[in-house]
RNA sequence: UGCCGAUAAAAGCAAAACCGUCAAAAGACGGCGGCGCAAAGUCAGAGCGUCUAAAACCAGCACACGUUCUGGUCAGGACCGACCGACUGCCGAA
Numbered sequence: 001u002g003c004c005g006a007u008a009a010a011a012g013c014a015a016a017a018c019c020g021u022c023a024a025a026a027g028a029c030g031g032c033g034g035c036g037c038a039a040a041g042u043c044a045g046a047g048c049g050u051c052u053a054a055a056a057c058c059a060g061c062a063c064a065c066g067u068u069c070u071g072g073u074c075a076g077g078a079c080c081g082a083c084c085g086a087c088u089g090c091c092g093a094a
Base pairs, nucleotide, nucleotide: 004092005091012037013036018031019030020029021028022027035081041087042086043085045084047083049079050078051077056073057072058071059070060069062067
């Protein structure tokens, strides 16, 4: 230095549930909490996947003919605590 990862030491992150705020939703943020995590740090990446569907488009019902409602399609919205990848980083037993 690289791989690797202890029943080591020091520090750190924080799932679900609940409360509040934001959002159409997925979800995010804050509080509480602590299931877990050696990258559970960052990046949504012309990779793979998952979630949502406001707007738009299509179809249908009604109709006062402009629109409401219902259904469908769709991401540039969201998830890195889904996988893979990129970048960076604490400690040091075997």
Molecule: c-di-GMP-I riboswitch aptamer
Organism: Anaerolineales bacterium